[in-house]
RNA sequence: GGGGGGUUAGCUCAGUUGGUAGAGCGCCAGCAUGGCAUGCUGGAGGCCAGCGGUUCGAGUCCGCUACCCUCCA
Repeated sequence: GGGGGGUUAGCUCAGUUGGUAGAGCGCCAGCAUGGCAUGCUGGAGGCCAGCGGUUCGAGUCCGCUACCCUCCA
């Protein structure tokens, strides 16, 4: 320098054929227990790496940039 993959909640990851984003763990509250552990129920928390484009509408499609992994030179 070039090819491929990745970037979504505090962490690990889903998200189909574009249609207003979810799970597990963690966190907070309540209930059960004499208390802890544990279980059950509920809740908070992300505009999806950044910028631009296409579209009525973009996490999803296109371009550029940044960072990480990998392969080639």

Overview:
The RNA shown here (transfer RNA) has 73 nucleotides and comes from Sphingobacterium sp. It matches the Rfam family "tRNA". About the family: Transfer RNA (tRNA) molecules are approximately 80 nucleotides in length. Model confidence (mean pLDDT): 82 of 100. It was read from a public genome assembly.